[in-house]
RNA sequence: GAUCCUGGCUCAGGAUGAAUGCUGGCGGUGUGCCUUAAGCAUGCAAGUCGAACGGUAAAUUCCCUUCGGGGAAUACGAGUGGCAGACGGGUGAGUAAUACGUAGGAACUUACCCUAAAGUGGGGAAUAGCUCAUCGAAAGGUGGGGUAAUGCCGCAUAUGGUCGCAAGAUCAAAGUCGCAAGACGCUUUAGGAGAGGCCUGCGCCCUAUCAGGUAGUUGGUGAGGUAAUGGCUCACCAAGCCAAUGACGGGUAGCCGGUGUGAGAGCAUGACCGGCCACAAGGUAACUGAGACACGGUGCCUACACCUACGGGUGGCAGCAACUGGGAAUAUUGCGCAAUGGACGAAAGUCUGACGCAGCGACACCGCGUGUGGGAAGAAGCUUUUCGGAGUGUAAACCACUGUGGCAGGGGAACAAUUUUGAGCGUACCCUGCUAGAAAGCACCUGCUAACUACGUGCCAGAAGCCUCGGUAAUACGUAGGGUGCAAGCAUUAUCCGGAUUUACUGGGCGUAAAGCGUUCCGUCGGCGGUUUAUCAAGUUUCAUCUUUAAUACUGGGGCUCAACCCCAGAUACAGGAUGGAAAACUAGUAGACUAGAGUUUACUAUGGGGAGCUGGAAUUCUCGGUGGAGGGGUGAAAUCCGUAGAUAUCGAGAGGAACACCAUUCGCGAAGGCGAGCUCCUAGGGUAACACUGACGCUCAGGGACGAAAGCUUGGGUAGCAAAAGGGAUUAGAGACCCCUGUAGUCCAAGCCGUAAACAUUCCUUGCUAAUUGCUUGGUCCUUUAUGGAUUGAGUGAUGUAAGCUAACGCGUUAAGCAAGGCGCCUGGGGAUUACGAUCGCAAGAUUAAAACUCAAAGGAAUUGACGGGGACCCGCACAAGCAGCGGAGCGUGUGGUUUAAUUCGAUGCUACACGAAGAACCUUACCAAGGUUUGACAUGUAAGUGGUAGUGAUCUGAAAAGUGAACGACCCUUCGGGGAGCUUACACAGGUGCUGCAUGGCUGUCGUCAGCUCGUGUCGUGAGAUGUUCGGUUAAGUCCGCUAACGAGCGCAACCCUCACUGUGUGUUACAAGUGUCACACGGGACUGCCGGUUUUAAGCCGGAGGAAGGCGAGGAUGACGUCAAGUCAGCAUGGCCUUUAUAUCUUGGGCUACACACACGCUACAAUGGUCUGUACAAUAGGUUGCCAAGCCGCGAGGCGGAGCCAAUCCUAGAAGCAGGCCUCAGUUCAGAUUGCAGGCUGCAACCCGCCUGCAUGAAGAUGGAGUUGCUAGUAACCGCAGGUCAGCUAUACUGCGGUGAAUACGUUCCCGGGCCUUGUACACACCGCCCGUCACACCACGAAAGUUGGUAACACCCGAAGCCGGUGAGGUAACCAGUAAUGGAGCCAGCCGUCUAAGGUGGGGCCGAUGAUUGGGGUG
Repeated sequence: GAUCCUGGCUCAGGAUGAAUGCUGGCGGUGUGCCUUAAGCAUGCAAGUCGAACGGUAAAUUCCCUUCGGGGAAUACGAGUGGCAGACGGGUGAGUAAUACGUAGGAACUUACCCUAAAGUGGGGAAUAGCUCAUCGAAAGGUGGGGUAAUGCCGCAUAUGGUCGCAAGAUCAAAGUCGCAAGACGCUUUAGGAGAGGCCUGCGCCCUAUCAGGUAGUUGGUGAGGUAAUGGCUCACCAAGCCAAUGACGGGUAGCCGGUGUGAGAGCAUGACCGGCCACAAGGUAACUGAGACACGGUGCCUACACCUACGGGUGGCAGCAACUGGGAAUAUUGCGCAAUGGACGAAAGUCUGACGCAGCGACACCGCGUGUGGGAAGAAGCUUUUCGGAGUGUAAACCACUGUGGCAGGGGAACAAUUUUGAGCGUACCCUGCUAGAAAGCACCUGCUAACUACGUGCCAGAAGCCUCGGUAAUACGUAGGGUGCAAGCAUUAUCCGGAUUUACUGGGCGUAAAGCGUUCCGUCGGCGGUUUAUCAAGUUUCAUCUUUAAUACUGGGGCUCAACCCCAGAUACAGGAUGGAAAACUAGUAGACUAGAGUUUACUAUGGGGAGCUGGAAUUCUCGGUGGAGGGGUGAAAUCCGUAGAUAUCGAGAGGAACACCAUUCGCGAAGGCGAGCUCCUAGGGUAACACUGACGCUCAGGGACGAAAGCUUGGGUAGCAAAAGGGAUUAGAGACCCCUGUAGUCCAAGCCGUAAACAUUCCUUGCUAAUUGCUUGGUCCUUUAUGGAUUGAGUGAUGUAAGCUAACGCGUUAAGCAAGGCGCCUGGGGAUUACGAUCGCAAGAUUAAAACUCAAAGGAAUUGACGGGGACCCGCACAAGCAGCGGAGCGUGUGGUUUAAUUCGAUGCUACACGAAGAACCUUACCAAGGUUUGACAUGUAAGUGGUAGUGAUCUGAAAAGUGAACGACCCUUCGGGGAGCUUACACAGGUGCUGCAUGGCUGUCGUCAGCUCGUGUCGUGAGAUGUUCGGUUAAGUCCGCUAACGAGCGCAACCCUCACUGUGUGUUACAAGUGUCACACGGGACUGCCGGUUUUAAGCCGGAGGAAGGCGAGGAUGACGUCAAGUCAGCAUGGCCUUUAUAUCUUGGGCUACACACACGCUACAAUGGUCUGUACAAUAGGUUGCCAAGCCGCGAGGCGGAGCCAAUCCUAGAAGCAGGCCUCAGUUCAGAUUGCAGGCUGCAACCCGCCUGCAUGAAGAUGGAGUUGCUAGUAACCGCAGGUCAGCUAUACUGCGGUGAAUACGUUCCCGGGCCUUGUACACACCGCCCGUCACACCACGAAAGUUGGUAACACCCGAAGCCGGUGAGGUAACCAGUAAUGGAGCCAGCCGUCUAAGGUGGGGCCGAUGAUUGGGGUG
């Protein structure tokens, strides 16, 4: 990299009271402050009744008038009175239950309405309005006077009601209108309808890091209170009540019908519409009333706002509009009561921001339109292009037509009923005319996901839902063309459901992926439970009845032209609740029976089970004594250390502590931890066998209790050995380690704590079922041939195993991870985190329980192929080893780096760059630098125009040259004779570029490596990646061959085929030669194949030995380089995409540079000498080259060389040998070695040797005396030594390179090690593949969190103080119409003010609880 699994993240769908961006033609139906229950200017939102009343402020009409006014009618301001303001409308703050939903209940009330019965007689006293006076700025009062009622109060009556056992007591009323009839009222009682209050069962979010809560608390008796039950309140009595089935506390939240989604189960939600509840600036309280503790009523406290004359007052939009503020965000200060509904009224009617309509907003849903038909092998424009074309595209233009819509004109509904009455509205709709005219956008186009190109940009700008895209060829950024999707909308954002079987009820898991508590026991709650009989009917099943509002949803119809929308009907299903009946299998209950589960008894049995005591020997150490005399000890090697004060060694005696060799094991026992010398005592559990007994007594267990290795802690002992810490010696870059010498806690015992381990088989306990085979331990039974026997049956402990089955695979497999049942525990992406905070436990160390913020898109399991390993097995290679010669030291040559320079052109950089490109830089080359020139150009093609003294040659002059000037000379081909071609000049296209990119490329090349490998088809195995074949046993140089084999075959490689050399035959032979049976040359053949013999092996491949042969096991050498690797090298050899340049990055010229020089490296040459140097003489090659050439003989010169010219276009001529051999000298020295460097004199090439050539002669005579670490080549005609030739080339820096011959060795035991490679296997957290991956500290930046001296805010309680209004109670010497007494005065009853008290909102003080915010500093964590 690929695979399977686990597991999270993300997307595609639907929805919304939405918002934002771009865009916007029409209509219908809905819908519109989700945020500050924030504050509100202004207007409106609850009044009505004159048929209850006294009346008359205003208006209209009529009449009268003294003109001041008066009266009447219609009516009616203000007031008394009645009814309604408790409905309707708004909002969701509070509320987790005084709520809601559903199903029930008994101790209640009910105005208006309905039904029924009875009554409605007779009196009284006030009071508002009004008037007068008066206080006040106002709001609003105070006092005097007089007045009405359906207002208020007695009396009578009592069908009836209430109280009471009864007797009896007690309780009403209102009239008004009408000519009248009568109507509307009133009073009492009973019933109804509808409405409301109260009680109960069940259902109803999160949190245990909230475990105990509660004193009116729970109950009783009595009393009070209420419409009514009740601790609702009080007195007394009792001590209860709630809670692990989650009380109490904390957080969040209005509940439901429904709504969204989903296959469903569910999950989420509670806008609009409907039901219920709660609230009305924040608190609190009562009054009135049928009903309120009252949104548009009252009192009080508080906050806020307004008015004020400063004394005091007023207010409450969470009604409809509107405004301010907040916010991403949500509308008009509209019309009307015509309809529906409501209040009042006898009615007309009045009121109604409920409601009906209109306005604004694409906010949502639905419908329609923006034209229709024809029209080119296809205009223009635009885009693209391989330049041919293709696309846009029938699209347009153009022709014909239509009129949804628009404009104009005309007509004109329904909603309206028996009269009247229409906001919407001259609206919907219909008719006529005109007009293709006003009317298409948005998002996307790498994959998921439908849709592709060009240009720009160059990890920039930017994109992105996820994976990711962008670093010069971007289908992913931006733009354009084209395309795809949806469409008056389209995208984005936010939120919910889905996908997600990713909390698994339907429907998941826990050996290794996250996950079995360390273990069992007494085991509590809980859950589950053997066989059988009877009964019951709680669960269960079934039937019936009631309920389950409407709307919604579903089905079927109907109405708006359709649809959305609206109306009607149906099923009323499913599900829930209640009541009644039925059944009796199963579960539960009750009563009884049984023995297979469980237990008891008896006999036998194995055991290192536990505790206590006693005893034993070996060893270490120490002490004492003897012998002895120099070391010992320790290690990889050493040292610290011990030792002449006698060690180590050895012998004897003694002391003390700890542990128990052999037996011993695949063994035994125990619940686990764990348990091992022997004996004794105490004690627990298991197994087998057999009757007997009990009779389900059982299983599993939250919480709880007990046990629990090692280390550690406390107290007291003990301490031989070992040994954290500590000290010393080594090792090392360091060594806080490994190694060594010492050594304290500890290890041991007793008592107590701790409570954790990879406490693991990483596998919870119990029960049943499901093939086999084979051991071990320990019991029982049977058989005989009595043995070291066999068969069988239990318990335990192992192994094998694709029986089946399971599993992602690995594996498990009667000791299950198989098939089932019961119970418990645990898991839900990685990190943060075996953490923080809190709580509990602990002496401490710490343990248990256990989050979040933040961050990532993965983390993980098993298996696969590679690569890698200082893993393993096997094999090969001049890889090592064995040898020979070197390099590294010196001088010089050459290349590179570095430095320098105007330039030192460029490239090559581990092996695989560095005498490499370069087979040859003085100019040229040349690409670099300086200076000077040219600009269609030094070179190519095309078009157009021009040009006959034209092209070309070119004296002179200037100049460094290029170049400029230009005397003079002076053409060519074809021709129809006009001209054309060629040339030249000019202009335009273009040329040119050794400029960039070898990471855009072709081609070529290097390297692994001439290593033996690399693959395919079919088949088979595996869920799959893949495997098999290609592994294995032999063998080979070789995946070469053979054998075996779920493989059988095949391809590219290997080998062979090709070339050269070695032997030979035949043919030919010029120029070779000794003139031939022949050397040599060329061409074509032969020959070698493990063919033959022996041995060996699996009688296979092959290997070993031998014969013959020129050559023997690949005869030697070459060419030949598999699939691939290194983004290896080359754009400067060539070609080439793209980019860049165009009076310059092109091109020409002169000069310079590539040759620089403190230095470093690489490849070489020459040496250091005697196996040598030098002198003299002398011998032997092959390859190759030669006419701008090789150059002979001869002559001159010391020489380089010169003169000379024979021969040769070559088997003909020329270039041409050295080491060697023979002899002489040198004699171990910086030399007769070595030759650098330098001077002088010459030669050669060339326009030209200064920078910067080679050679010669003479002179000079440096370093160097065999080279550190390290390192190179080579296995035979090889290494080494020796020279020769060639290419390039005028010459040369060649000591390089490519070839050629001459002389001619040494060594290989072997594969342990180094390097490289092949194959098999193993481990892996690597796959860019060990030059990999990756851990922690430190430094820096950012982020969230914890702790912290504190600071600050919120919240619910508690204690005390104070205590408004108000209800209730008391008092009430003050006040007082109705009733009573009284002639009256007056008194009485009753009531009121006032005062006192209980309760109590707010406020104050205090100490604590809980929850936040912030905090110097500090701690760890995350990201980069």